[in-house]
This is a predicted structure of a 74-nucleotide RNA (transfer RNA) from a Spirochaetaceae bacterium. It matches the Rfam family "tRNA". Lineage of the source: Bacteria > Pseudomonadati > Spirochaetia > Spirochaetales > Spirochaetaceae. The sequence was found in a public genome assembly.
C1' cells in the first nucleotide's frame, strides 16, 4: 500500500427485499414470594444502530468519506 469481514442496551447477539413505534437472552433496579439467600413470577430503567455526509416520502438496512479490531494479498 490493496482486497474481505465485523462495530446495534453494560454483556453476548437478531433485525430477511428500506416501511408502522428499534428488539430478544442475560445483566441491573423496584415489588411479591422466603426467617434470611437463592430460585421463580412481575413491573421497569437503559440505544439516537462506531463518527461525518448523501439518496429517499421513509435508512440499523443502499451510497460516499472516516475510525477502530480481525483476517487475506504484497
Nucleotide at each position: 500500500g490493496g482486497g474481505g469481514g465485523c462495530a446495534u442496551a453494560g454483556c453476548u447477539c437478531a433485525g430477511u427485499u428500506g416501511g408502522c413505534u428499534a428488539g430478544a437472552g442475560c445483566a441491573c433496579u423496584a415489588g411479591a414470594u422466603u426467617u434470611g439467600c437463592a430460585u421463580u413470577c412481575u413491573a421497569g430503567g437503559g440505544g439516537u444502530c462506531g463518527a461525518g455526509g448523501g439518496u429517499u416520502c421513509g435508512a440499523g438496512u443502499c451510497c460516499c468519506u472516516u475510525u477502530g479490531c480481525c483476517u487475506c494479498c504484497a